[in-house]
RNA sequence: GCGCCCGUGGCCCAGUGGAUAAGGCGCUGCCCUCCGGAGGCAGAGAUCGCAGGUUCGAAUCCUGCCGGGCGCG
Repeated sequence: GCGCCCGUGGCCCAGUGGAUAAGGCGCUGCCCUCCGGAGGCAGAGAUCGCAGGUUCGAAUCCUGCCGGGCGCG
């Protein structure tokens, strides 16, 4: 330099055009309990890497950047 893949809450990860972005871990509160980091219930938390474009509508499609991974030279 070229090709391919990835980039979504603190962490892992689903969603691949249509209302409030699902779930697990973690976190907070309450209950339970002799106590609890165990168990039960509830809750907060994601401008979906950045900037444009397409569309009535984009996390999802297209373009260019940025970051990471793999391969080739």
Record summary
This is a predicted structure of a 73-nucleotide RNA (transfer RNA) from a Solirubrobacteraceae bacterium. The prediction has a mean pLDDT of 82. Its Rfam family is "tRNA". Rfam's curators write: Transfer RNA (tRNA) molecules are approximately 80 nucleotides in length. The family's RNA type in Rfam is transfer RNA.